[in-house]
Predicted 3D model of a 95-nucleotide RNA (Purine riboswitch aptamer) from a zebrafish metagenome. It matches the Rfam family "Purine riboswitch aptamer". The family is grouped with related families in Rfam's "Purine riboswitches". Rfam describes the family as follows. Riboswitches are metabolite binding domains within certain messenger RNAs that serve as precision sensors for their corresponding targets. Its mean pLDDT, the model's own confidence on a scale to 100, is 76.

RNA sequence: AAAAUAGAUUUGACACUUUAUAUAUACUUAGUAAUUGGUCUAAGAGUCUCUACCCCAAAACCGUAAAUAGAGGGGCUAUAAGGUAUCGUUUUUUU
Numbered sequence: 001a002a003a004a005u006a007g008a009u010u011u012g013a014c015a016c017u018u019u020a021u022a023u024a025u026a027c028u029u030a031g032u033a034a035u036u037g038g039u040c041u042a043a044g045a046g047u048c049u050c051u052a053c054c055c056c057a058a059a060a061c062c063g064u065a066a067a068u069a070g071a072g073g074g075g076c077u078a079u080a081a082g083g084u085a086u087c088g089u090u091u092u093u094u095u
Stems, first nucleotide, its partner, number of pairs: 004095001006093003011088003015084008023052001027044005037062002046053001054074003060068001
């Protein structure tokens, strides 16, 4: 001087995960369908906010009609703060 290995360390990237915030996977309008059923479509709306705005199971109620209401369980997306592992990088030490 060069190469390799192990540990520590500096500093990044990516993946996973936890918590918090947003949003309540709410709400409103128009049309549409069924009644052994209670569906589907479009638009608005909500967020310091892009996207999404559905699924499952069980019941209430309606008494043949046009109208559903309130609950249970499940996430995705955005941002912030952590945790863990891997890869690369800086420095130092050992062989």